[in-house]
RNA sequence: AGAGUUUGAUCCUGGCUCAGAAUGAACGUUGGCGGCGUGGAUUAGGCAUGCAAGUCGAGCGAGAAGUUGCUGAUUGAAGCUUCGGCUGAUUUCAGUGAUGGACAGCGGCGGAAGGGAGAGUAACGCGUGGAUUAUCUGCCCCUGAGUUCGGGAUAGCCGUGGGAAACUGCGGGUAAUACCGAAUAAUAUCUCCGGAUCAAAGGUGUGAUUCCGCUUGGGGAUGAGUUCGCGUCCUACUAGCUUGUUGGUGGGGUAACGGCCUACCAAGGCUAUGAUGGGUACCGGGUGUGAGAGCAUGACCCGGCUCACUGGGACUGAGACACUGCCCAGACCCCCACGGGGGGCUGCAGUAACGAAUCUUCCGCAAUGGGCGAAAGCCUGACGGAGCGACGCCGCGUGUGGGAUGAAUUCCCUCGGGAUGUAAACCACUGUCAGGGCUAUGGACGCAAAUCGUAGUAAUAUCGCGAUGCGCAGACCUAACCCAGAGGAAGCCACGGCUAACUUCGUGCCAGCAGCCGCGGUAAUACGAAGGUGGCAAGCGUUGUUCGGAAUAACUGGGCUUAAAGAGCACGUAGGCGGCUGGUCUAGCAUCUUGUGAAAUCCCUCGGCUCAACCGAGGAAUUGCGAGGUGAACUGGCCAGCUUGAGCUGCAGAUGGGUGACUGGAACUCUAGGUGGAGUGGUGAAAUGCGUAGAUAUCUAGAGGAACGCCGGUGGUGAAAACGGGUCACUGGCUGCAUGCUGACGCUGAGGUGCGAAAGCGUGGGUAGCGAACGGGAUUAGAUACCCCGGUAGUCCACGCCGUAAACGAUGGGUACUAGGUUCGGGGGAGUUUGACCUUUUCCGGACCGAAGCAAAAGUACUAAGUACCCCGCCUGGGGAGUACGGUCGCAAGGCUAAAACUCAAAGGAAUUGACGGGGGCUCACACAAGCGGUGGAGCAUGUGGCUCAAUUCGAGGCAACGCGAAGAACCUUAUCCUGGGUUUGACAUGGUUGGAUGCCCUCGGCGAAAGCCGAGUAAGCUGCCUUCGGGUGAAACUUCCACAGGUGCUGCAUGGCUGUCGUCAGCUCGUGCUGUGAAGUGUUGGGUUAAGUCCCCUAACGAGCGAAACCUUUGUCUUUAGUUACCAGCGGGUUAUGCCGGGGACUCUAAAGAGACUGCCGGUGUUAAACCGGAGGAAGGUGGAGAUGACGUCAAGUCCUCAUGGCCUUUAUGCCCAGGGCUGCACACGUGCUACAAUGGUCAGUACAAACCGACGCAAUACCGCGAGGUGGAGCAAAUCGGAAAAAGCUGGCCCCAGUUCGGAUUGCAGGCUGCAAUUCGCCUGCAUGAAGUUGGAAUCGCUAGUAAUCGCAGAUCAGCAUGCUGCGGUGAAUAUGUUCCUGAGCCUUGUACACACCGCCCGUCAAGUCACGGAAGCCGGGAGUACCUGAAGUCCCGACAAUUCGGUCGGGCCGAUGGUAAGUUUGGUAACUGGGACUAAGUCGUAACAAGGUAACC
Repeated sequence: AGAGUUUGAUCCUGGCUCAGAAUGAACGUUGGCGGCGUGGAUUAGGCAUGCAAGUCGAGCGAGAAGUUGCUGAUUGAAGCUUCGGCUGAUUUCAGUGAUGGACAGCGGCGGAAGGGAGAGUAACGCGUGGAUUAUCUGCCCCUGAGUUCGGGAUAGCCGUGGGAAACUGCGGGUAAUACCGAAUAAUAUCUCCGGAUCAAAGGUGUGAUUCCGCUUGGGGAUGAGUUCGCGUCCUACUAGCUUGUUGGUGGGGUAACGGCCUACCAAGGCUAUGAUGGGUACCGGGUGUGAGAGCAUGACCCGGCUCACUGGGACUGAGACACUGCCCAGACCCCCACGGGGGGCUGCAGUAACGAAUCUUCCGCAAUGGGCGAAAGCCUGACGGAGCGACGCCGCGUGUGGGAUGAAUUCCCUCGGGAUGUAAACCACUGUCAGGGCUAUGGACGCAAAUCGUAGUAAUAUCGCGAUGCGCAGACCUAACCCAGAGGAAGCCACGGCUAACUUCGUGCCAGCAGCCGCGGUAAUACGAAGGUGGCAAGCGUUGUUCGGAAUAACUGGGCUUAAAGAGCACGUAGGCGGCUGGUCUAGCAUCUUGUGAAAUCCCUCGGCUCAACCGAGGAAUUGCGAGGUGAACUGGCCAGCUUGAGCUGCAGAUGGGUGACUGGAACUCUAGGUGGAGUGGUGAAAUGCGUAGAUAUCUAGAGGAACGCCGGUGGUGAAAACGGGUCACUGGCUGCAUGCUGACGCUGAGGUGCGAAAGCGUGGGUAGCGAACGGGAUUAGAUACCCCGGUAGUCCACGCCGUAAACGAUGGGUACUAGGUUCGGGGGAGUUUGACCUUUUCCGGACCGAAGCAAAAGUACUAAGUACCCCGCCUGGGGAGUACGGUCGCAAGGCUAAAACUCAAAGGAAUUGACGGGGGCUCACACAAGCGGUGGAGCAUGUGGCUCAAUUCGAGGCAACGCGAAGAACCUUAUCCUGGGUUUGACAUGGUUGGAUGCCCUCGGCGAAAGCCGAGUAAGCUGCCUUCGGGUGAAACUUCCACAGGUGCUGCAUGGCUGUCGUCAGCUCGUGCUGUGAAGUGUUGGGUUAAGUCCCCUAACGAGCGAAACCUUUGUCUUUAGUUACCAGCGGGUUAUGCCGGGGACUCUAAAGAGACUGCCGGUGUUAAACCGGAGGAAGGUGGAGAUGACGUCAAGUCCUCAUGGCCUUUAUGCCCAGGGCUGCACACGUGCUACAAUGGUCAGUACAAACCGACGCAAUACCGCGAGGUGGAGCAAAUCGGAAAAAGCUGGCCCCAGUUCGGAUUGCAGGCUGCAAUUCGCCUGCAUGAAGUUGGAAUCGCUAGUAAUCGCAGAUCAGCAUGCUGCGGUGAAUAUGUUCCUGAGCCUUGUACACACCGCCCGUCAAGUCACGGAAGCCGGGAGUACCUGAAGUCCCGACAAUUCGGUCGGGCCGAUGGUAAGUUUGGUAACUGGGACUAAGUCGUAACAAGGUAACC
C1' cells in the first nucleotide's frame, strides 16, 4: 500500500467481498512447563449452609467458670500415743476476700467506611472551569478560656405473670464519661445597641504535677452540601408545552440560597439554536482501531453518580433518609400449638435455574490498610496468597553435532528414475524444562522485655522522644546446590484466483465444497482420500463483534447535463453572506505569562525480576478550560463619510406580456330553395354508412360554434406554465441614452405565500368540428387494438377546486474574471453630401462554430459543464417502493411527507468491436426480370424415412443428408445384423520359457453343413550354423506355459489428419508511426475506377504479408525443329480397290521450343490520373475460353467404420473360424434419375461425319453356326501399327394419319444365352407372346447467358458377372437479358440496439404450483406512561384534649401521602378467520408489450 467481482473487450459510477489489528469471548480439534494478568456479558430472576463489624472493664453496675487467701464444717493417709485421743497431708461443702474476666446489660466510638452491582437516570447525573458575603464538617493539627455546686431516674438484677415461639406485662431496688437543674459567661448567639441568652465528666495512676478525656470559642486540614458557564445519543412519521406553572409580598422550613412549602397578588415562563413527548443509555480517566481527523466502546484498575426483594416514610447521628438499622404496604419463601412470628448473597465461597458461555462452600491476618482500645490485643471473605480454566500476553522446552549402500515403507513415473530424505537407523555429546533430594539472617519492614541517652521534675520513679536490641512473628512461594538420564513432551489449518503452497486415485450436477468470483454432468491442482508442499505452533482453525481498508456520510476529504441527485416557477420571513474611506472598542483573532487539566494508562529515559510479559522511579504529554498583560492588520460592534453595487428621475424605443369589451373574413356543419338524376363515401382491398322520400356535385339565402391561413423566422415577450385575426380601454415588466437624486438601501432564502400545461372534479351555460367510453364494419388463429362508418362525456365560456408532467437546457439563484470567428432581433454613436444603402463602434437579448480549461466519455466552452466566492435544494447499490403505516391537504380522483422485513451481486453511464434490423445508401451474383428446358402428375430405377422382421449391420439429416460413404451386397465383401456349429496365446506381431528332431510338404480313413477335431501312413522333396560327419547348437517351424495379441466396441463434445460450406465472395491482417486514459482507431475511410482492398488521386500515415491477379495445365493462330506407327501435294511403281510400296518433309497431324495481346496504336470522355467508350489492325481485344489453385475464419459441421490416436470397456469374448439367412423384406411418404405421353414423331431400308479412352487373368478381326443373346475358332496386338469400333442424332427414300395408336413400354408367361463352386431368396442379356399407367402434369420448385441450354451417341473406372448412377469425350446446336422495383444471398459505408450462446437473440404481464417475509382485518391477549375519582398504611408537620416536676408521653382530629380499586382515553407489542400486493424458485399455460422504424416510434 491494495486486490477480486457488472463487459466480447474498455473507461467510469457503484455496491458486495477479501487480506490487518483487537476481544471479559464461544465452538471444533490437539495439548509439555512456568511467570504475569483475567474469568456470570444471559435472569437487578430465586437462594440451602458457613463466614463478611465490631471493639472499649483505663466510663458504669452486677459478676459465672477457673486460680487463690482466710474461717467453719467434712473426709481422714501417715505419725505419735498415756489407747482417752492428739497432730494432721488429702477430699468435699458453705461463707468471705483477692484475682479473673465469659454471657448479658447501661454507656462511648464505629456499624454513612471498606466490599458488590449498573436496575434506574438524557439529568447540573457526569466532565471541565468558576461561585458560596448563602453553608456544615465527628475523629486529626494549632491556639484561647473553662472543667464549680447539686438532683432525680433507669436497664441489668430480684420477685411474679402472659406466650408454642418471637417477645413481653407488673412490683421492688441500683450505677455511670447516661439524664437534668443551678452557678459562672466571652473574642459565641440575638439585638431596637439599652440589653438579653447559652457549657461541662470524669477516668487512670503517683505522694503530687503528668497522661487520656469533657465544655466553650478562633484558625487549619479533610470531607460534604448548594449553585452557575460550556460540553454530553437517536427521533419532527412527537410542534406546541406549562398552573406551584413564571415572578412578587408575608409566613414557615433548612447547615445553607431558593416555589423548597404555604396564603395572597400579577400573567407570566419554555420552544424550530428543537420545548414537550417517545426510544436507548450510568458518566468520565481511559480502551480498541486509525497516518491523522475520526469511528466504536466504557470488562478488569482509578474518580464520580445511582441502587440494595418492590414501593413509601421518617428516626438516630458530624455525616444516612442507612446493603448485612427501624416503621408501613406489596410479591415471594420459611416456622407455627393457627392465636401469631421470621426472612432479604447486586459481600466471599457455593447452589439449582437461564444460557454458546464464565472458577474453590480453600489458607491466613505473616504483609498492606481499616474499626475499637492508653496498650497488650481483638475483629477484618478489605487484603495477602493458593486452587480451577491455553481465556489472554510473555518466556522456555520437546534435543545438539556427525551420519548415503541416499536402507526399508509409502507416493509418483515417460519404467530410465524421482520424492519422502540427513529424515531414520547408527556414532559421539549436552543436561534447559518436567521428576527426586536438601535448603535461606529471601519476601521482615517491624513489635518488644531490658539497657543507655535526652526533655521534664525539687528529685530517683512513671510517661514522651532517640539509639542499641537477647527474644518473638511466614498463610503461601522460591533462588541456589546435589542425583539421574535422550529419557516424559507436536499439533492444527491450508494448497483454483484473491493468497504462500500440486500430483495420483475415487466420485460423475451425485456425494459434496464455498469469504467473493465460483467448482462437481467420466481425464476435478476447487468434492473425498493419499503422498508431497506452504503457513503458524502449545496451539491451530471456525463463528460472533469493533475499527480499518471505505474518499462507501467526504471537517481533514465526495458529488448532482446523461451514472443516485437542481425543488415546475417566483415573491419573501428567520437565518447565512455582504462595496470603498477614516476613527474608536477589543468580542473573535494573535502572542506572552499564570492556575488547573487527580493517580493509573500511552510515549521517552533509567532501573528491578536470568530475558520478556510484568513492575518501579523520573520526565514529557494531557492539543481543554479559567485568569492577567500586550497588539490592532483582518472579522465583528459603534460613530462619521463616499459612490462604483442597488434604487429613483427625464427622454426615446421594441414587444403573440396580462385582463376586459367590441368586431372581421376564410373554412366547416346545419336549415330553406333552385339545377341535376345514380350513385356517393371510404380502403391495402372492402364493408358498415348516406342516397330515387333525390344523396354526392353545384348555385343562392340564412343560422351556429370553434379556431385564426399567408406574414411566420435558427424571430419576439414572459419568472415559469405559456402567449399569434383586428380595434379600443386598463395594466406588468424590459432596453438604450443622459448621469440629475438617495447613499449599501444588497444577494440568497429553511418554514410560509402566490402562480402553475393537459387530464379530472363541482355549479350553470354552450356545442360547428374533433372525439375517450360505447355501437357497427373490416383485419386476424383470436383482435376487447392498429384501419373504416357513427358517436356520449370532454374539448369552448363564467365562477370554484385539483397542484401534477420527459413542468427538460434532464443544467437552482447571484456576482466577478477568462481567446477568437460568424449571424439574427432591439437601441445609441461615428464616417460617407443626404439616406431607408454601406462601413465601423458600443450596450442588451437570441443562436452557431471553436482555443485554453474542464469532463468517464459524449460533450461543454463569455447564455460554461472553465476559474473563484456567497446562499438554498438534493444524492449515498439494484429490487421491495415513491409502496405500507402514521400525519396532513382534497368533494373525489388523488397529492405531499415517507420506511422496514425480505431478496440479488450486481443494477447503471459513456464509448468500442461485432452481429442483427419487417433502417438507409452504393454495388454484385442465372438473385429476380426476359427466355429455353425440366421437376412436382404416370411407369420403372435408385437412395431415404416409416413400417415389418430372428436380422432387415453402421454412418450421413435445411441449404452443405437422401444415384451420399458404396468406382459396382448371389457366396466372399459383411461389420456386436440374425440363427446355429466350433475355438481360446488365439487369423496376425514381438519376447521369454518347456519339449524333443519332433517340423513343412504329400497320401489316406472316420465324424461333420463347413470350420474343425480325431487317427493312420509315406520317406520322394525342403530345412540355418559348426563339424573330427559320430554329433553339437537351436536359427526357422511345431509344441507347453507366461507376458500379451485382437476389437468396424464407446466417446468426432478428448484429438491429429482429411473433407464439406459460406465462396473464387474480396476480403483478412501485421510492423513502425500517429490519435485516444482505454477497449480501439488510423492504414483498409473519402473522390473516381475495376471481375477484384484492381489501379489512380487525395490523405497521419508509410510500408509489408496472406488472399485477387500473375506464374502452371489445356484450348484457339503462326513460326522453327523433328518426321514413326501418323500424313500424301508433287515424282515413280503397283492394285478391281486401299499411303499398298519407293520416296517426300510441302499439308493435316503428332510433340517440343518459341512468337503473339500489352489498353501497345487512333479518336472521344475523364482531374494532364487510373480507367471507360468507339475504332483500326489481328486467329484472338480488353481476364480470349476452360481447368487446377480456396485468405483470416464460421458451423463443438462431417468422419474413432480409410488411417493415426488419449481415455474408458471387453479377454473361453464385444476376439477368431465356419454354414445358412439378412443388408434386396412393403398399406405408405419424400429426394434424385430413366423412359414416355408422340408427327420437329414412330418404323423400315439405304448412306455419311467424331473425340477421348481401353486392351495380356486382356482386346479380339476375317471366317463359320444361331432369328438373337451368343457359340466355334484364334490372324493381329503390351498397341499413332492390331483390336474394342457399329458412332448416334443427321441426310435420302417408303409406310403410319392423330388413335391410348405401327405412341408408350411397365407387368406377366414360355423358350434360351452368358458369367460364376453356386443365379431359389437375389444377376445381366436374347427371342416369341403379353401390352399397365400415361394424351404435357395443382400449390410449389430447379438448371442454364454460348460452342452455353437443349438434344445425340461414344468411352472409362469399379468389375467373374451386373450401370437409367458416376467420371470423361466429342456431334448437332438455340432463345433471351445490356435492366436492378421486388424475392434470395453476398460485399462496402452509415444508422439504431436493452443482442455478444450475438434475432433460432433478448424479454414483459396475467394465470397455475411451491417457499418466505410483510401490510390490511371483525376481534382476542398483554406491556408502558399518564389523567380523573374512590380508598387513605406508616410517617413528619399542624390543631385540640388529657395527664404531667422535667425530658417528654397518651388519645382524637386535619393536610399531604405509598399501595389498591374504578373509568375513559393514549401508546406500544403479540395473535387471528379472511384478504392484498411483494420476493424467490433449469425446463408449466396464454399471448408477444419493450429492445431494430421491434413490425401502430417510444416514453411521462
Predicted 3D model of a 1500-nucleotide RNA (small-subunit ribosomal RNA) from an uncultured bacterium. It matches the Rfam family "Bacterial small subunit ribosomal RNA".